[in-house]
Large-subunit ribosomal RNA, domain II from Archaeoglobus sp. UBA230, 715 nucleotides, folded computationally. Its Rfam family is "Archaeal large subunit ribosomal RNA". Gene Ontology terms of the family: structural constituent of ribosome and ribosome.
Context: one part of a larger RNA
């Protein structure tokens, strides 16, 4: 893992409700006693607590049936009227405004829910405090004892010899120092980040390294103890444990935290919000949500009208400020320039006013919607099958999120804070490839149809459907989110419109003309149309610039404007919409869900049909709420549901009581498309087992297992 077993809201006391019972202006006994045939029952015991009066800190004071409505009832049909209200009257306290009371209902005891203390639904802490036990590991001291194979160096001391006046040097030799050097045992652990890593093993194993006469290693006794020892100091180490050792106890520590918490069916259905707290993972009350009671006629989220009220979109520039370009004006102030010896002055720019023209504003409005709020009618809808209110008892919730409108912050975000609505949460089906919150629909249960979003070549249920345009980019075949696309570009295409030319022949080609004054004048070395300033005239002409471009050193040369001839029908310009194009870059080969599609299985219009959900219609069958005795009816729009409220039920072990089965076979156990019930579950047949066991009423619990890294076993 898996199978069995085991396994989590109890007990007791005080409080609050509701319900059931007893007594009732009163209720109840406690402790403790007694009887007894003694875990039962039955008596006694008024101590005492509740209630009966309430107002005030306190001193002290101290209360009702008068009158009207009106529910359900009843009724002699007209009114009575429990309960409820409402007026009046009262008590008492005041700071004199007003607050609480007052025409009587309690207590007992058992249930069932909550609340508080206790361990308080179960498990689960790291710590915390007590008192033990530990130096057999390991650290330090102390006492008493044990170990270092061989090499090697060659110190102080001594002789001997040279030198030296002498201190004394020097050589050679003996000599055998050293926290000396190489290296075994020994002792240690540096590198392999090697093996190993369900290990040979909870630090091991193998080469490689360090040390090896010393602050050296070892055995043996002994000592130092837990906030303490010991530490050549790493927070080391103190028995495989240490930034406070282990056992056992205070202890079921405490845990605003995690996880768990066991049978079924009905009926209802939340919140993630506000306000406060050392408060932000928590709790209180309030909002929301469930039961049960009062009460008794209205209520209203929708329409329509009316009658008031609002300053938002938008707009606007009268106000309050912002603000672009002009014109004007002032003339006190500033900079700058002119001028003056320096002022005055001036000229200009600012700065302040005016008006033209153009513009913005949450915190500006002359102005001004939709729409929204209050009240009031009238409709529709809910409601005496009891609504809106109202009281008490139970909760859960206070980490929200999507998306569609609006707004604060924020470059911006699957961001972040509010508000409105709405879904997810807690919502199944159906679309969308797959996908909480996007569409389309709110699932009681079973047949059987018609639709919805969406979709109809194939995979795949239904159209290779019709009519007409568009795209040539595999654009696209993607509603959104969303798998993107921008600024800018382009004789891509198809459509709409304005302007000019055009049989008196446009627009393109082609072909001919394209000149004279003249090389226009200055300039210049030169400037002849074409380096540059300056003018840009005249003439002959169909028509030609005092020249558009290239061109030369400066000419020439070439072409252009403009003419004219060939030719024969539209050209050229602007500006708007549809579909495409480039712009266009990401890391394994790849994505329209996928094949695949091109007059289309793609975009745009427009038309028929058909598929497609638990929606919707219908046929049967259930349940809940009410009316009823029932039978039946109503609920055109009742029965999705977490957290939670509530109500019914099954199933275990016991125990009173009662009625059964049982050796002709109890109970367990296996088994069986037998049957019964919406189900938990109950029954029956068969086969094993061998002796006990079921129904019903009540009652009472150590009662229902798949999850806790739950416990124990077994495999």
């Nucleotide at each position: 893992g898996c199978c069995a077993g085991g396994g989590a809201g109890u007990g007791u006391a005080c409080g609050g409700c509701a319900g059931a019972g007893g007594c009732g202006a009163g209720g109840c006994u406690a402790a403790g006693g007694g009887c007894u045939g003694a875990a039962a029952g039955c008596c006694c015991g008024g101590a005492g607590c509740c209630g009966g009066a309430g107002g005030g800190a306190a001193a002290c004071c101290g209360a009702c049936u008068g009158c009207c409505c009106g529910c359900a009832g009843c009724u002699u049909c007209u009114g009575c009227g429990a309960g409820g209200g409402g007026c009046g009257g009262g008590g008492u306290g005041u700071g004199c405004u007003c607050g609480c009371c007052c025409g009587c209902a309690g207590u007992c005891u058992c249930u069932g829910c909550c609340g508080u203390a206790c361990g308080a639904c179960c498990c689960g802490a790291a710590g915390c405090c007590g008192g033990g036990c530990g130096a057999u590991c390991u650290a330090g001291g102390c006492g008493g004892g044990g170990g270092c194979a061989g090499g090697g160096u060659g110190a102080a001391g001594c002789g001997g010899u040279g030198c030296g006046a002498a201190a004394g040097c020097g050589c050679c030799g003996u000599g055998g120092a050293g926290g000396c050097c190489c290296g075994a045992a020994g002792g240690g652990g540096u590198g392999u980040u090697g093996a190993u890593g369900u290990g040979c093993a909870a630090a091991u194993c193998g080469c490689u390294c360090c040390u090896c006469u010393g602050a050296c290693c070892c055995c043996c006794g002994u000592c130092u103890a837990g906030g303490g020892g010991u530490g050549a100091a790493a927070g080391u180490c103190c028995a495989a444990u240490c930034g406070a050792g282990c056992c056992c106890g205070g202890g079921g520590a405490u845990a605003g935290c995690u996880g768990g918490u066991u049978c079924c069916c009905c009926c209802c259905g939340a919140g993630a919000c506000a306000u406060a707290c050392c408060g932000c993972a928590g709790u209180a009350u309030g909002a929301c949500c469930c039961g049960u009671c009062c009460g008794g006629a209205g209520g209203u989220u929708g329409g329509c009208g009316g009658u008031g009220g609002g300053g938002u979109a938008g707009a606007g520039c009268a106000c309050u400020g912002a603000u672009a370009g002009g014109a004007g004006g002032a003339u006190c102030c500033g900079g700058g320039g002119g001028g003056u010896g320096a002022c005055a002055c001036c000229c200009u720019c600012g700065c302040c006013c005016u008006c033209c023209u153009g513009u913005c504003a949450a915190a500006c409005u002359c102005c001004g919607a939709a729409u929204c709020c209050a009240c009031c009618g009238c409709c529709g809808c809910c409601g005496u099958a009891g609504a809106u209110g109202g009281a008490c008892g139970g909760a859960g919730u206070c980490a929200g999120g999507g998306c569609a409108g609006g707004g604060g912050g924020g470059u911006a975000a699957g961001c972040u804070c509010c508000c409105u609505g709405u879904c997810c949460g807690a919502g199944a089906g159906g679309g969308a490839g797959a996908c909480a919150a996007c569409c389309c629909a709110g699932a009681c249960c079973g047949g059987g149809g018609u639709u919805a979003a969406g979709g109809c070549c194939c995979c795949u249920a239904a159209g290779u459907g019709c009519c007409g345009g568009c795209u040539a980019a595999g654009u696209g075949u993607a509603a959104a989110c969303g798998a993107u696309a921008a600024a800018g570009g382009a004789g891509g295409u198809c459509c709409c419109g304005g302007g000019u030319c055009g049989a008196a022949g446009a627009c393109a080609g082609c072909g001919g003309g394209g000149a004279g004054g003249u090389a226009g004048g200055c300039u210049u070395a030169g400037a002849a149309g074409c380096a540059g300033c300056c003018a840009c005239c005249c003439u002959u002409u169909a028509a030609a610039g005092a020249g558009u471009g290239c061109g030369u050193a400066a000419c020439a040369g070439c072409u252009c404007a403009c003419c004219c001839g060939c030719c024969g029908a539209g050209a050229c310009u602007c500006g708007g919409g549809g579909c495409g194009c480039c712009g266009a870059a990401a890391a394994u080969g790849g994505a329209c869900g996928g094949g695949g599609c091109u007059c289309a299985a793609g975009c745009c219009g427009g038309c028929c049909g058909c598929c497609g959900a638990u929606a919707c219609c219908u046929c049967g069958g259930g349940g809940c709420g009410c009316c009823g005795a029932a039978a039946g009816g109503c609920g055109a729009u009742c029965c999705g549901g977490u957290a939670g409220g509530g109500g019914g039920g099954c199933g275990u072990g016991c125990c009173g009581a009662u009625g059964g089965c049982g050796c002709a076979g109890a109970a367990g156990c296996c088994u069986g498309a037998g049957g019964c019930g919406u189900g938990a579950g109950c029954u029956c047949g068969g086969g094993u087992g061998g002796a006990g066991c079921c129904g019903u009423c009540g009652g009472u619990a150590a009662c229902g297992a798949a999850u806790a890294u739950c416990c124990u076993g077994g495999c």

It was read from a public genome assembly.